[in-house]
Formats: sequence, C1' cells, structure tokens
RNA sequence: ACGCUCCGUUAGAGGUGCUGCGUACCAUUACCGGUGGUGCGCGGCUGAGAACACACUCUCAGUACCUGAUCCGGGUAAUGCCGGCGAAGGGAAACGGAGACCGCAGUAC
Repeated sequence: ACGCUCCGUUAGAGGUGCUGCGUACCAUUACCGGUGGUGCGCGGCUGAGAACACACUCUCAGUACCUGAUCCGGGUAAUGCCGGCGAAGGGAAACGGAGACCGCAGUAC
C1' cells in the first nucleotide's frame, strides 16, 4: 500500500422462457371441420433483463450464467415459477476515484 463498501473507466462474459387471442403458412385429412407445428402482431406470468437494446446483469466467485437436467419436491393456466441439488463441476479482470478501517490475518514493497 492492498484487503472491506460505493462509484466510474476500459476490456470481457451471459440469458432471452411459459402462455391467451388474432393472423399467415405448413403438416395431418377425399373435402369441410378439428388437431399439431412455425412465423408475425397485440396482451398475460416470473424476472434486472423474456432479443437484436451498444438495454440489463455479471467479471474470481457459497450470489451473472452454463452443466448435471427429459433431475427431485412444491405450486401454477403454463413455464428453466419457487425450493432442493448447491460451500457440486465449470465460468469472464485490469485500472482509477471516494469512503470506511486505521484493529487483526494475509500478500507485495
């Protein structure tokens, strides 16, 4: 001096699900109807975020997010909704400013 808290800069990391109605197309069908799938539009649910926003969250870590997972329990119209799993295994960093402390451990000089 760093650590701890907050803010910022640069760089980087990450997710985008469920569902109602309308509509277009496709599939199924001898036809109609029905059913299913996909796209688009307008809504509903959870959330910081449910896509294309230089938004939101996170960046060394029990806390972004991914995997296990077509997992387990609960709940819901339904869902990756909630909890467990989970101090699991992975996962993206440097610097600056302010404050606290000014005690201790640790690291560097």

Source information: A computed fold for a 109-nucleotide RNA from a Chlorobiota bacterium, annotated as TPP riboswitch aptamer (THI element). It was read from a public genome assembly, where an Rfam model found it. The coordinates come from a structure-prediction model, not an experiment, and the mean pLDDT is 75.